[in-house]
RNA sequence: GGGGCCUUAGCUCAACUGGCAGAGCAGCGGACUUUUAAUCCGCGGGUUCAGGGUUCGAUCCCCUGGGGCCCUA
Numbered sequence: 001g002g003g004g005c006c007u008u009a010g011c012u013c014a015a016c017u018g019g020c021a022g023a024g025c026a027g028c029g030g031a032c033u034u035u036u037a038a039u040c041c042g043c044g045g046g047u048u049c050a051g052g053g054u055u056c057g058a059u060c061c062c063c064u065g066g067g068g069c070c071c072u073a
Base pairs, nucleotide, nucleotide: 001072002071003070004069005068006067007066010025011024012023013022019056027043028042029041030040031039049065050064051063052062053061
């Protein structure tokens, strides 16, 4: 240089052919316990990497750029 994949909550990842974004862990509150841990119940947390475009509607499609990983020369 060429090609491919990924980028969503603090972390790891979902989201069916475009239809109002969710789980586990972590955190916070509570129950239980002499206390901690474990277990159970509940709660909060998102400019979906950035900027444009298409569309009634974009995490999803298109373009440009950033970051990470892999293949190849």
About this RNA: This is a predicted structure of a 73-nucleotide RNA (transfer RNA) from Nocardiopsis prasina DSM 43845. The sequence was found in a public genome assembly. Taxonomically the source falls in Nocardiopsis prasina (Bacteria, Streptosporangiales, Nocardiopsidaceae, Nocardiopsis). Its mean pLDDT, the model's own confidence on a scale to 100, is 81. Rfam family: tRNA.